[in-house]
Context: one part of a larger RNA
RNA sequence: CCCUCGUUAAGGAACUCGGCAAAAUGACCCCGUAACUUCGGGAGAAGGGGUGCCCCGUUAGCGUGAAGUACCGAGCGUAUGGAGCGCGAGGGGGCCGCAGAGAAAGGGCCCAAGCGACUGUUUACCAAAAACACAGGUCCCUGCCAAAUCGAAAGAUGACGUAUAGGGGCUGACGCCUGCCCGGUGCUGGAAGGUUAAGGGGAGGGGUUAGCGGCAACGCGAAGCUCUGAACCGAAGCCCCAGUAAACGGCGGCCGUAACUAUAACGGUCCUAAGGUAGCGAAAUUCCUUGUCGGGUAAGUUCCGACCCGCACGAAAGGCGUAACGAUUUGGGCGCUGUCUCGACGAGGGGCUCG
Numbered sequence: 001c002c003c004u005c006g007u008u009a010a011g012g013a014a015c016u017c018g019g020c021a022a023a024a025u026g027a028c029c030c031c032g033u034a035a036c037u038u039c040g041g042g043a044g045a046a047g048g049g050g051u052g053c054c055c056c057g058u059u060a061g062c063g064u065g066a067a068g069u070a071c072c073g074a075g076c077g078u079a080u081g082g083a084g085c086g087c088g089a090g091g092g093g094g095c096c097g098c099a100g101a102g103a104a105a106g107g108g109c110c111c112a113a114g115c116g117a118c119u120g121u122u123u124a125c126c127a128a129a130a131a132c133a134c135a136g137g138u139c140c141c142u143g144c145c146a147a148a149u150c151g152a153a154a155g156a157u158g159a160c161g162u163a164u165a166g167g168g169g170c171u172g173a174c175g176c177c178u179g180c181c182c183g184g185u186g187c188u189g190g191a192a193g194g195u196u197a198a199g200g201g202g203a204g205g206g207g208u209u210a211g212c213g214g215c216a217a218c219g220c221g222a223a224g225c226u227c228u229g230a231a232c233c234g235a236a237g238c239c240c241c242a243g244u245a246a247a248c249g250g251c252g253g254c255c256g257u258a259a260c261u262a263u264a265a266c267g268g269u270c271c272u273a274a275g276g277u278a279g280c281g282a283a284a285u286u287c288c289u290u291g292u293c294g295g296g297u298a299a300g301u302u303c304c305g306a307c308c309c310g311c312a313c314g315a316a317a318g319g320c321g322u323a324a325c326g327a328u329u330u331g332g333g334c335g336c337u338g339u340c341u342c343g344a345c346g347a348g349g350g351g352c353u354c355g
Stems, first nucleotide, its partner, number of pairs: 001350008010341002014339001019336001027051005036041001038173001052095005061087004068080004072075001096100001108334007115326002120132002136171007148157003174321004179251003184248002186244005193239003199233002204228005211220003252270005279313001280310001291307005
């Protein structure tokens, strides 16, 4: 010097990102317990008091229940009986110590806010969470040889189930609710018109040449074979017409106006498919920003309550609340302490020196 412990005057979080760590609380009995609440809870809320030993003491009371006695249905019977043994609050009196749950073990508590309803699940080995899941909600698909999934297939799962069933998506207890837009994309429905494949169809064209013409070169050229090939007939799809947002998604700008000023209920105008409703709001979202005001502090970029100028909340990628719950996050307080002012001393183990 390091590790693991113990104690510590006065102060008591001044430490620190942060009370991290430590200290404190701790059992049982009694008293007593608030807001809020889904009436279950919150609750061990909080906050107090008691606890040893001896005597009164065979305490009150409780449990067990022998002998004996009675009866009959004669049994491991019933009734009565109370001995003995065990438990035992409460009260009164007394005794000792610093200390009586005498050692060990055994909740610290409260207030406010965010998130997630909850118990659960997770990154085996840096993350346990506000992430995942979850009951509940809703939408879509599926009529059974179901949809969906695995598999070249056979076959299997679904399911020895049958729409109160099965699959998929989103949301996530509960309460109050969930506005407007179907122009784009998707999905569903429609089938008049446009477009449209293979295929059908075969007008027409090319090659070849028996033949014919020609002195020849060459030209024409039937049938057959062959290479092509226009109309016309051809579905779904797409175009088109509707519906649909708890489908993917979206939810404006400029100018003016009230008898102080300021502001604008009001008006004008442009654009749009429609221009953000309720609720919430400097928020896990606010750049400017330590916004402004209020609270708490002697002093508060955090925190709580408001305001609304929402850079860039907003309604199942749910909105706003919410009792209970949480090794969750944030702020405050009481208690308590070597976290600190600021160190000190002690114990054990290591290191170091000598051997």
A computed fold for a 355-nucleotide part of an RNA from Pelotomaculum thermopropionicum SI, annotated as large-subunit ribosomal RNA, domain IV. NCBI's taxonomy places the organism under Bacteria, Bacillati, Eubacteriales, Pelotomaculum, Pelotomaculum thermopropionicum. Its mean pLDDT, the model's own confidence on a scale to 100, is 89. Rfam family: Bacterial large subunit ribosomal RNA.